[in-house]
Molecule: Lysine riboswitch aptamer
Organism: uncultured Mobilitalea sp.
RNA sequence: GGUAGAGGCGCAUUGUUUAUCAGUAGCUGUGGGAUAUGUCAGGCAUAGAAGAACACAGUAAAAGGAAACAGUGCCGAAGUGGUGACAGACCUGAUCUGUCAUUGCUGGGCAUAUGGUGAAGAACCAUAUGACUGUCAUCAUUCCUAUGAUGGAGCGCUGCC
Numbered sequence: 001g002g003u004a005g006a007g008g009c010g011c012a013u014u015g016u017u018u019a020u021c022a023g024u025a026g027c028u029g030u031g032g033g034a035u036a037u038g039u040c041a042g043g044c045a046u047a048g049a050a051g052a053a054c055a056c057a058g059u060a061a062a063a064g065g066a067a068a069c070a071g072u073g074c075c076g077a078a079g080u081g082g083u084g085a086c087a088g089a090c091c092u093g094a095u096c097u098g099u100c101a102u103u104g105c106u107g108g109g110c111a112u113a114u115g116g117u118g119a120a121g122a123a124c125c126a127u128a129u130g131a132c133u134g135u136c137a138u139c140a141u142u143c144c145u146a147u148g149a150u151g152g153a154g155c156g157c158u159g160c161c
Base pairs, nucleotide, nucleotide: 001161002160003159004158005157008075010074011073012072013071014070015069016068017067018066026059027058028057029056030055031054035047036046037045038044039094040093041092042091043090078106079105080104081103082102083101084100085099086098087097088096089095107133108132110130111129112128113127114126115125116124117123135152136151137150138149139148140147141146
């Protein structure tokens, strides 16, 4: 340098089903009687006396996110912060979302707390703490080649060429 692998509630993704979303949005009727909406501000636009907001009654979804099952691709799998470019949310600014490039962090899953996204006591993300687990190094013990302590990080580790 090449090749093949390991970690395990392992990672990402697709499809099906189910619950949630929600008795919500929308629609219809009655009352009501002038505002309401487009993420926020300004502007602009749209709807509205051919009846706005709001209340009651009837009817009544979907997407995103989640779980289970069945597949696919894999082991920086993947996730995320910064910067830049492009696009989207009516225009500008802010903010948010998505894609690409670059750079930084994280071995992995779990639990707890705080914050963020979210309809959410779900889930995900960031930070911190905790034990667990895999791997390597050093040291010690050891009949076994296992045990213990400390420490490091995936640009790592193991087998073969």